[in-house]
Context: one part of a larger RNA
C1' cells in the first nucleotide's frame, strides 16, 4: 500500500459498488420454462340469430372465453457452484485433403396419388395412493406406402485438372432417398448449394510442489481385417509383432478449476484468481443410455447406493452448487420484497403469455467517493478544571454574547428523464431524483496514541505489585513507558486491533 474481511469502541446524510472465503452439509414453504386454437379432434361456459316446443326444453348456425389431450418449437439458453481435474483442462499460435450445425440470411428447384392407426372421449375394471388395464370411436402440419429427382447420398469402374502423405475438385455413365397440409390472404413445408453464427477433433509451445517417489505400462506400443462415430484414432474387437514412456524427471504422492485480470512494485518480479468477462467441469453419490440440430441433459428418463417423507405394508415420492428462506458449521456474509416499465430470452402472424435472467427496492460504515455537524465578530483573557516557584501559566476566541447563513435532516407545495415507430396508450423504481418556500444553530464526533523507532508532557495513584509491550524494553517510592486526570499529537464518520499478500 491492499482486502469479499472479522473483532473492539463510536456512528449524521447521500451516490456507486460489494456481501457464506466455513459444511459440493441437510433442507419446510413459495416462486425460478413455458408457449402456440393461424397444426388437430374434442369438452365446458357465455352472447346473438333461426326452427320446433308438452313452455321443462330440444335441434341448428355463428361468435367469444377457457381447458386437458395429440402435435410443433423451446426445456442443451439464461441462472448456480468450484467438488473433481496437473489435463490439449486452460492460454496462445496453427491444422481439419478427418467433421457437424435447429432457428436466421441468399440462390435454385419442388409440393402428384393413396393408406392404416392412436390419445383425448365413452364404458368397464384394478389400486390406499402413485398410477394402470381392457373394449369401442375419432383428427392432424402425428405415422406409413407409391410416384416424380435440377441437384444430393452410396456402390462400381472411366476421363481431366490440381495438390499438402492419405488425396482434392470437376465431368459424363448403372442401382436406393423427400414433401404437409391449412388458409380469403398473410404465413408455413421439402430438396440442394452458399453464408453467418455456433460446435467438434488434432498438433507446437507455456502451465505448482516433492527423488525421504526411479523405474512405469498388456489395449499397453504398432500393424492387418472388422465394427463404431458427424469425424481421425486401440475409440472398440479378432489376429499378428514386441513394442511404448523415463534423469530434458516417467510413474507415484500432495495441492489446485484455468485465463483476461486484481494487489504490490520504478521496473523486473512476487502474490492472488472475490465481483465483471471468456473457457472448462459438476448438479445427493456412482453408472447408463433415450429423445433431439445440439445432452449423456441442475428444476428429463432408467438402474444401483445413502438419506428424508407417505403408506391400507402390497407399494410409492424426493433432490435449492436457481431466487428468497430454515437448521447446522463458523470470527463472519442480507429480504420467504416489487415489476416485467426498460434491456434481453423462449413461444406466437399478432394481441400477448412466461421469464427470482434482468430492472429496482430492503438490510449491512463491508469498500470507495462526496457532504455536514456552522460562519464572522467577540478579552472582563469570565466561571470552572489542571498546574504552580502562589506571582502566575494553560484549556482559550474556546465559551457566554452580537451579527449572519441553511448544505444535510425535518415540514409544506410542485414534480420528472428513463417511453420508443405519426398520434394515442404504456414506469416496478416513485410522489423517488430534482425544483421552490418558510423557518430554527437548532437534530449530527469519535477513536487511537504521546520512552526511542514516531508527531505529541505534566500531575497524582501504584511500588518487579497491578500492569504494558510491534522491536528495544518499562514497573523493586518522585515512572513523560502501568492506571487516572489535565494538556497535547494523529486521523476523522470513522478510528484502532487481528489475519493475509506485495
Nucleotide at each position: 500500500g491492499a482486502u469479499g474481511a472479522a473483532c473492539g469502541c463510536u456512528g449524521g446524510c447521500g451516490g456507486c459498488g460489494u456481501a457464506c472465503c466455513u459444511a459440493a452439509c441437510a433442507c419446510a414453504u413459495g416462486c425460478a420454462a413455458g408457449u402456440c386454437g393461424a397444426g388437430c379432434g374434442g369438452c365446458g361456459g357465455g352472447g346473438a340469430g333461426g326452427c320446433c316446443u308438452u313452455c321443462g326444453g330440444g335441434c341448428u348456425u355463428u361468435u367469444c372465453c377457457g381447458c386437458a389431450g395429440c402435435g410443433g418449437c423451446g426445456g442443451a439458453c439464461g441462472g448456480g457452484u468450484g467438488a473433481g481435474u496437473a489435463a490439449c483442462g486452460c492460454g496462445u499460435g496453427g491444422a481439419u485433403a478427418a467433421c457437424c450445425u435447429g432457428c436466421c440470411c441468399u440462390a435454385a428447384g419442388c409440393a402428384g396419388c393413396g393408406g392404416g392407426a392412436u390419445a383425448a372421449c365413452a364404458u368397464u375394471c384394478g389400486g390406499a395412493a402413485a398410477c394402470g388395464a381392457a373394449u369401442g370411436c375419432u383428427a392432424a402440419a402425428a405415422c406409413c406406402g407409391c410416384a416424380u429427382a435440377a441437384g444430393c447420398u452410396c456402390a462400381c469402374g472411366c476421363c481431366a485438372a490440381c495438390g499438402c502423405a492419405u488425396g482434392u475438385u470437376g465431368g459424363a455413365g448403372u442401382g436406393a432417398g423427400a414433401a404437409a397440409a391449412c388458409g380469403u390472404a398473410a404465413g408455413g413445408g421439402c430438396u440442394u448449394a452458399g453464408g453467418a453464427g455456433g460446435g467438434a477433433u488434432c498438433c507446437g509451445c507455456g502451465u505448482c510442489u516433492g527423488a525421504u517417489u526411479a523405474g512405469u505400462u498388456a489395449g499397453u506400443u504398432g500393424g492387418u481385417g472388422g465394427g463404431g462415430u458427424a469425424a481421425c484414432g486401440g475409440c472398440c474387437u479378432a489376429c499378428c509383432a514386441a513394442g511404448a514412456c523415463c534423469g530434458c524427471g516417467a510413474u507415484c504422492a500432495g495441492u489446485a478449476g484455468c485465463c483476461g485480470a486484481u494487489c504490490u512494485g520504478a521496473g523486473a518480479g512476487g502474490a492472488u484468481g472475490a465481483c465483471c468477462g471468456g473457457c472448462c467441469a459438476c448438479a445427493u453419490u456412482g453408472g447408463g443410455a433415450c429423445u433431439g440440430a445440439g445432452a449423456c441433459a441442475c428444476g428429463g428418463c432408467c438402474c444401483a447406493a445413502a438419506c428424508u417423507c407417505c403408506u391400507a405394508c402390497g407399494g410409492g415420492a424426493g433432490g435449492c452448487a436457481g431466487c428468497a428462506g430454515u437448521g447446522g458449521g463458523g470470527a463472519a456474509u442480507a429480504u420467504u420484497g416489487c415489476a416485467c416499465a426498460a434491456u434481453g430470452g423462449c413461444c406466437g402472424c399478432a394481441a400477448g403469455g412466461c421469464u427470482g435472467a434482468u430492472g429496482c427496492a430492503g438490510c449491512a460504515a463491508c469498500g470507495c467517493c462526496g457532504c455536514g455537524u456552522g460562519a464572522g465578530g467577540g478579552a472582563a483573557g469570565a466561571a470552572g478544571g489542571u498546574u504552580u516557584u502562589c506571582g502566575g501559566a494553560u484549556c482559550g476566541u474556546a465559551a457566554a454574547c452580537c451579527u449572519c447563513u441553511a448544505u444535510c435532516g425535518a415540514u409544506a407545495g410542485g414534480g420528472a428523464c428513463g417511453a420508443a415507430g405519426a398520434a394515442a396508450g404504456u414506469g416496478a423504481c416513485g410522489g423517488u431524483a430534482c425544483c421552490u418556500a418558510a423557518g430554527u444553530a437548532a437534530g449530527a464526533a469519535g477513536c487511537c496514541c504521546c520512552g526511542g523507532c514516531u508527531a505529541a508532557c505534566u500531575a497524582c495513584g501504584u511500588g518487579c505489585c497491578a500492569g504494558c509491550a510491534g522491536c528495544c524494553g518499562c514497573g523493586g517510592u518522585a515512572a513523560a513507558a502501568c492506571g487516572u486526570a489535565g494538556g497535547g499529537g494523529g486521523c476523522g464518520a470513522g478510528c484502532g486491533u487481528u489475519a493475509u499478500c506485495c

RNAcentral holds the full RNA, with entries from ENA, Greengenes and SILVA. Small-subunit ribosomal RNA, 5' domain from an uncultured Eubacteriales bacterium, 502 nucleotides, folded computationally. Rfam family: Bacterial small subunit ribosomal RNA. Its mean pLDDT, the model's own confidence on a scale to 100, is 83.